Molecule: transfer RNA
Organism: Patescibacteria group bacterium
RNA sequence: GCGGGAUUAGUUUAAUGGUAGAACAUCAGUUUUCCAAACUGAUAGCAAGGGUUCGAUUCCCUUAUCCCGCA
Numbered sequence: 001g002c003g004g005g006a007u008u009a010g011u012u013u014a015a016u017g018g019u020a021g022a023a024c025a026u027c028a029g030u031u032u033u034c035c036a037a038a039c040u041g042a043u044a045g046c047a048a049g050g051g052u053u054c055g056a057u058u059c060c061c062u063u064a065u066c067c068c069g070c071a
Base pairs, nucleotide, nucleotide: 001070002069003068004067005066006065007064010024011023012022013021018054026042027041028040029039030038047063048062049061050060051059
């Protein structure tokens, strides 16, 4: 330099263009003499910019970071 892949909550990870889910973690409550565990609830997210579309996490382009391959 060229090609391919990944980027979603604090962490891990789903989601075939139509309200973005789960687990762990955090916080609150219940229970317990206390802690832990268990149960219930809450908070919190689509890497950035642009385009297409009635509507974009999803499709297209560019950029950033990381990984793989070729030279």